[in-house]
RNA sequence: CCUAAUACAUGCAAGUCGGACGAGGAUGUUUCCCCUUCCUAGUGGCGAACGGGUGAGUAACACGUAGGGAACCUGCCCCUAAGACGAGGAUAACUACUGGAAACGGUAGCUAAUACUGGAUAGGAUAAGUUGACGCAUGUUGGCUUAUUUAAAGGUGCCUAUAAAGCACCGCUUAGGGAUGGCCCUGCGGCGCAUUAGCUAGUUGGUGGGGUAACGGCCUACCAAGGCGACGAUGCGUAGCUGUGCUGAGAGGCAGAACAGCCACACUGGGACUGAGACACGGCCCAGACUCCUACGGGAGGCAGCAGUAGGGAAUUUUCGGCAAUGGGGGGAACCCUGACCGAGCGAUGCCGCGUGAGUGAUGAAGGUCUUCGGACUGUAAAACUCUGUUAUUAGGGAAGAAUACUAUAGGGAGGAAAUGCCUUAUAGAUGACGGUACCUAAUGAGGAAGCCCCGGCCAACUAUGUGCCAGCAGCCGCGGUAAUACAUAGGGGGCGAGCGUUAUCCGGAAUUACUGGGCGUAAAGGGUGCGUAGGCGGUUUCUUAAGUCUAGUGUGAAAGCCCACGGCUUAACCGUGGAGGGUCAUUAGAAACUGGGAGACUUGAGUACAGCAGAGGUAAGUGGAAUUUCUAGUGGAGCGGUGAAAUGCGUAGAUAUUAGAAGGAACACCAGUGGCGAAGGCGGCUUACUGGGCUGGAACUGACGCUGAGGCACGAAAGCGUGGGGAGCAAACAGGAUUAGAUACCCUGGUAGUCCACGCCGUAAACGAUGAGCACUAAGUAUCGGGUGAGAACUCGGUGCUGUAGUUAACGCAUUAAGUGCUCCGCCUGGGGAGUACGGUCGCAAGACUGAAACUCAAAGGAAUUGACGGGAACUCGCACAAGCGGUGGAGCAUGCGGUUUAAUUCGAUGCAACCCGAAAAACCUUACCAGGUCUUGACAUCCCGCUGACAGGUCUAGAGAUAGACCCUUCCUUCGGGACAGUGGAGACAGGUGGUGCAUGGUUGUCGUCAGCUCGUGUCGUGAGAUGUUGGGUUAAGUCCCGCAACGAGCGCAACCCUCGUCACUAGUUGCUAACAUUAAGUUGAGGACUCUAGUGAGACUGCCGAUGACAAAUCGGAUGAAGGUGAGGAUGACGUCAAAUCAUCAUGCCCCUUAUGACCUGGGCUACACGCGUGCUACAAUGGCCAGUACAAAGAGUUGCGAAGCCGUGAGGUGGAGCUAAUCUCAAAAAGCUGGUCUCAGUUCGGAUUGUAGUCUGCAACUCGACUACAUGAAGGCGGAAUCGCUAGUAAUCGUGAAUCAGCAUGUCACGGUGAAUACGUUCUCGAGUUUUGUACACACCGCCCGUCACACCAUGAGAGUUUGUAAUACCCGAAACCGGUGGCCUAACCCGCAAGGGAGGGAGCCGUCUAAGGUAGGAC
Repeated sequence: CCUAAUACAUGCAAGUCGGACGAGGAUGUUUCCCCUUCCUAGUGGCGAACGGGUGAGUAACACGUAGGGAACCUGCCCCUAAGACGAGGAUAACUACUGGAAACGGUAGCUAAUACUGGAUAGGAUAAGUUGACGCAUGUUGGCUUAUUUAAAGGUGCCUAUAAAGCACCGCUUAGGGAUGGCCCUGCGGCGCAUUAGCUAGUUGGUGGGGUAACGGCCUACCAAGGCGACGAUGCGUAGCUGUGCUGAGAGGCAGAACAGCCACACUGGGACUGAGACACGGCCCAGACUCCUACGGGAGGCAGCAGUAGGGAAUUUUCGGCAAUGGGGGGAACCCUGACCGAGCGAUGCCGCGUGAGUGAUGAAGGUCUUCGGACUGUAAAACUCUGUUAUUAGGGAAGAAUACUAUAGGGAGGAAAUGCCUUAUAGAUGACGGUACCUAAUGAGGAAGCCCCGGCCAACUAUGUGCCAGCAGCCGCGGUAAUACAUAGGGGGCGAGCGUUAUCCGGAAUUACUGGGCGUAAAGGGUGCGUAGGCGGUUUCUUAAGUCUAGUGUGAAAGCCCACGGCUUAACCGUGGAGGGUCAUUAGAAACUGGGAGACUUGAGUACAGCAGAGGUAAGUGGAAUUUCUAGUGGAGCGGUGAAAUGCGUAGAUAUUAGAAGGAACACCAGUGGCGAAGGCGGCUUACUGGGCUGGAACUGACGCUGAGGCACGAAAGCGUGGGGAGCAAACAGGAUUAGAUACCCUGGUAGUCCACGCCGUAAACGAUGAGCACUAAGUAUCGGGUGAGAACUCGGUGCUGUAGUUAACGCAUUAAGUGCUCCGCCUGGGGAGUACGGUCGCAAGACUGAAACUCAAAGGAAUUGACGGGAACUCGCACAAGCGGUGGAGCAUGCGGUUUAAUUCGAUGCAACCCGAAAAACCUUACCAGGUCUUGACAUCCCGCUGACAGGUCUAGAGAUAGACCCUUCCUUCGGGACAGUGGAGACAGGUGGUGCAUGGUUGUCGUCAGCUCGUGUCGUGAGAUGUUGGGUUAAGUCCCGCAACGAGCGCAACCCUCGUCACUAGUUGCUAACAUUAAGUUGAGGACUCUAGUGAGACUGCCGAUGACAAAUCGGAUGAAGGUGAGGAUGACGUCAAAUCAUCAUGCCCCUUAUGACCUGGGCUACACGCGUGCUACAAUGGCCAGUACAAAGAGUUGCGAAGCCGUGAGGUGGAGCUAAUCUCAAAAAGCUGGUCUCAGUUCGGAUUGUAGUCUGCAACUCGACUACAUGAAGGCGGAAUCGCUAGUAAUCGUGAAUCAGCAUGUCACGGUGAAUACGUUCUCGAGUUUUGUACACACCGCCCGUCACACCAUGAGAGUUUGUAAUACCCGAAACCGGUGGCCUAACCCGCAAGGGAGGGAGCCGUCUAAGGUAGGAC
């Protein structure tokens, strides 16, 4: 206590009156009686129907609002009038006996009343009669007469000796009226589902009767057949209603806690009694469930009163104080009762107020954090000093709430004979739960008092560390994979503050259900089309009405709340007083423009008639030719057919082809068209019949007859279904042949339903203009179809198209045939998926159609346009890209690199093009980074400090594999004499060191697209914008090269040019170069010379400049001339914006991380050189355009002093010896080779080829075993031109031949340079690859190496179906039927009244019994 209207222990929550009554007990006084006070149970009266709780039920006259009751009741209260006479019989208490465990009784006897019962009187009521007044109807209300019926109670006080009487007060009775409270009726209002469409038998109405306070089918008997419903009946679900609250600018939306009004309920169901009032929370009876007591026979109970307990739950308090105040009940009063109420307690649950201090205070303290190491921040913050005292603590004082009540005293007034009493005034007294509380004063003392959330964007506020797609965060987007402002922690910062965050819910933002205030061509959304019902809307004009509408008044809309003003608590929250406001309300009066109603008129909307016109409009019947196929007959003779290519198929039993004839079905070439007609679907040979609609013309008729249209009805392609026909061609299914990895396909050969007709269903399509219908208005131009006018030009009406302005649109687009501007009506939409699915219903023969969800799940799905990228899209163009050629690779052997494998290690990197003779322009040691072993630890290397030594270096010896260790020799400079410079050694720590990681943290460098022609900017313009334009277009170029045009005008990086080399010439200069002439020599050797070559400086030259043609009078192209060279003369250097997270942390540099007696450093040895294998790049070959032998000719460019090394001599040779010359145009390397001349070999595994292996050597080097190169002799492997595939090259190029250099002690088949000889071919752009520009499509943007679909397997989540099973709800039928009311009643019982002398009888009453009705219970079949 928002959940359990779940169950409740215990206590309390409704009593009071002795001034209604009898009795008993106690107390006081008293001799006793009497009497006084108090208490108790009982009789009696009033109250208990209020107050308090809860919201289960209820969709209803329950509530709200406005009315009605001429259809009603009302205790106590107020006013008025009258009265209260006189009798009677009982009974509880009590006493005695007695039953029961108890609860509770029974019998006999006694007694009282304001208890009960007759009688009198009065008025009233009822009935009948009579007579007025009034009303909207039923009716209402008076007067009179008669009849019937019906009242009462006392108590207390005063006076008095007492009593009586009287008076007063409280009670009592009757009648009339009021007030208050209740009851009944009605209009309107407030909820979800139509996957709830029909509901109803006391149902609807009437008559008679009954019943009620009262009307009424409220009940009953009879009669009639009605009543409700698309303006939502009935059913189901949910729910107390309202004033009001929250939110919102408002309109609205949501809610109904507290407070207040109404209703309903009181364990569940039913029922009545009493009473003024109940069908009664703390009353009764019955049934049921549950709990408790029991002696087992029977009894008792009802917290949704206040506390409290258990349970449930995320969750909700004390078994408190007091009647002091307010209110209620009783009483004459005192007073009693009061869990109503007033207070306190618990809970920061909300709202409000206050504090936790204030001022000064820089060395900007310490600490902390960060750091660029300088400092910065925390931060005037702290400390310190000077103050204050709210709050706190202690002490003292101390309220208001309390009086109009009561008591006492003293007055006044009315009335009365007087007194009490009644009304009223003054004074005094008593009464406080809260509570010694609020508040005030004093003292003490900054003392006791700050947290929570956040810091990636939204959203105010940032750094460090840790972690490393982990841990975690997250409202949405998203963060985290080693530099996280997003996790965690810290410092700092931001926000709020006794609170702050989270969660849940409601409204807002959300114009995101749009009434205010949205949409439907392509985003979700126009029904497939028409006809038409209800409904909605509706032309001009006159009169009228007053429903809507407007104005004014009246009533009401409770109080509280909201708003405004003023006031009271120190302020505020809070409270008080006054005002304003609030409506689909009721009513009265008025207005009459507009809408509506009524009456009348009009013609322009609509229709009719008349005269014409066009048409594949529809239905039915008839008819025609071409073509296909089949059949018959003839001719003919080998194929036909079909395809990318084939095959299946047909054919010598005669096909195809061809001729003639026949049959049959279906469809109608040309005309033919952005043509025509129709509502849509749709409609095409010709003729006839019937028939619908449209257009034009003039203006005869009707007179608003109109528009739209929920339901409804009709039509409705194709496919499909049923029955019966028909069947030529075509052709799902099916069969065969191909294609293919497969091919249940695309292609081919066949082929059945079907396609056709008649009748009947189906009712759907991208049924599309993805654009509902109607009316009106709003620029033009052009084409066409059908009319009219006109001589023509042209105009006009109705259609069909295109272009286009305004306008509109998100854009695309639309634009008088609107998607523009307006009006009317209908249909439809509200994120994607689930899903047009499931369930239910309707329709259908079926297929299925129509209607049509939810759970769950995602953060998107979608439209239009933009820039790219891509395309087995298009166009144009280029490139050794293809083609045309030449030579290779792929096959062999070897070299070399890579992968793989192996290994102690085979260090690391590079991996499509763009890694793989790459980093490496040289791995025996070193290099070296790897491995094994041996060693060092401030270190092999740098800086700083201290001590010692004097050198260091160099040399010798010993041990050791060496590093290393030890011994010895040798030996400085300056000086102010303190020391210093330098070096070595020892020590301590800062540090060194790292080829350790990350190229995905980086700089720098490089590759590639690509030497491709592109990439951009400023201003302007266009576009909502992304963007576009420029940069596109027409030409042209190697070129975004140039020209022209152009909403563009300019500019930048690229292209080109400027630079270098080569090619021609000129000038200058001639040594080491050159040699024409002159001398000279073996020799340009020497003299001489600058002419030539050459060298190396400076210049010239080439610019489409000239001519012609083409072109647009351009740019340019083609041809020609001149020239050494001609259209970029050849080659090089030069590489735009960018792409590839391309490569490199191992060139170098560098952030971060890691190692620090090791991941650093040193040494020896080994490895990088391995080897079943695969790949790349090369060399040498396979031979005769050749090999070998001999002779002989011609280069360029380089290198050289730790070097190149000549001549000579030795060696078969590698080489050795030698040491001239040369720091180089001088000397040397150095011989160029192919070539040429001559000879030989003769097609063979060879005189080709040279691998491999053996032996012997040479050289370099500490050292050639692993592991160098070369030489000689011997050996003589594979290989006879190379599969699929693939590479390079367009001219001094390919091919071929040799030469040099760097690296280097030595080691090239590699690399980089150099020259010699020196071709072939290019028709051309279809194709391959790559690239550029334009265009197109796109669901791609990590950009086609993209995106993405379905099945299957497994696991999990949610939902549907399901043989069934179980539970519930509301009804129906039948059975049984408690209590109670009502009705009946033989017999039984019975004080008051009546009769009667009495006995007794009667009236009336009671128990019991019977009946109607019925709760609960049972049975059954259905519904949900």
Molecule: small-subunit ribosomal RNA
Organism: uncultured bacterium